[in-house]
RNA sequence: GGGCGAGUAGCUCAGCUGGGAGAGCAUCCGGCUUACAUCCGGAAGGUCACAGGUUCGAGUCCUGUCUCGCCCA
Numbered sequence: 001g002g003g004c005g006a007g008u009a010g011c012u013c014a015g016c017u018g019g020g021a022g023a024g025c026a027u028c029c030g031g032c033u034u035a036c037a038u039c040c041g042g043a044a045g046g047u048c049a050c051a052g053g054u055u056c057g058a059g060u061c062c063u064g065u066c067u068c069g070c071c072c073a
Stems, first nucleotide, its partner, number of pairs: 001072007010025004019056001027043005049065005
């Protein structure tokens, strides 16, 4: 330098054919317990890597850039 894959909550990851942004764990609150843990219920938590474009509407489609991984040179 070229090709491929990945980037979404603090962490690990889903998100189908473009229309509600989600799960588990962690954190906080409540229940349970003498107490802790487990368990049950709830809450908070988001620049969907960045910029632009298409569209009535973009995490999803298109273009460019950045970061990480693998392969080739």

About this RNA:
Model confidence (mean pLDDT): 84 of 100. Transfer RNA from a Fidelibacterota bacterium, 73 nucleotides, folded computationally. NCBI's taxonomy places the organism under Bacteria, Pseudomonadati, Fidelibacterota. The sequence was found in a public genome assembly. Rfam family: tRNA. From the family's description: Transfer RNA (tRNA) molecules are approximately 80 nucleotides in length.